[in-house]
This is a predicted structure of a 132-nucleotide RNA (c-di-AMP riboswitch aptamer (ydaO/yuaA leader)) from Thermoactinospora rubra.
Of the family's consensus pairs, 96% are formed in the model.
The coordinates come from a structure-prediction model, not an experiment, and the mean pLDDT is 80.
The sequence was found by an Rfam model in a public genome assembly.

RNA sequence: CGCAGGGAGGCGCCCAAUCCCCCACGGGGAGCCGGGGAACCACCGCACCAAGGGGUGAAUCCGAGCGCUGCUCGGUAGGGCUGCUCCGGCCCGAACCCGACAGCUAACCCGGUCGGCGCGAGGAAAGGAGAG
Numbered sequence: 001c002g003c004a005g006g007g008a009g010g011c012g013c014c015c016a017a018u019c020c021c022c023c024a025c026g027g028g029g030a031g032c033c034g035g036g037g038a039a040c041c042a043c044c045g046c047a048c049c050a051a052g053g054g055g056u057g058a059a060u061c062c063g064a065g066c067g068c069u070g071c072u073c074g075g076u077a078g079g080g081c082u083g084c085u086c087c088g089g090c091c092c093g094a095a096c097c098c099g100a101c102a103g104c105u106a107a108c109c110c111g112g113u114c115g116g117c118g119c120g121a122g123g124a125a126a127g128g129a130g131a132g
Stems, first nucleotide, its partner, number of pairs: 010119005018030005031113006041103001052101001053098004061075006078092005085124003
């Protein structure tokens, strides 16, 4: 000096997932988030074929291949980071839940507030705040 790992503190990122309080390992509240739920509106009829439908989320859809309940590769709607914008660059494009059932939806009702990461460094321009 470099690499890897661990601890403490701090800063930053995805996400609704943060903060405060108490008789404190449980509970309460604020903020943020999700679901159910009128009128109006939407849907509604007939035939054939097929086989459910719905929710959270950016995470849908298409093609090819394979050892074909699935897996792999390529792409894609869409999404994230680089403090904001532009240019450029780097990534994600999952997973889970309800259980025959739900359009919107005031009042009203019911829930969640986890988890996972990083710690150095692209350029240009604009704007704001603070200090002297």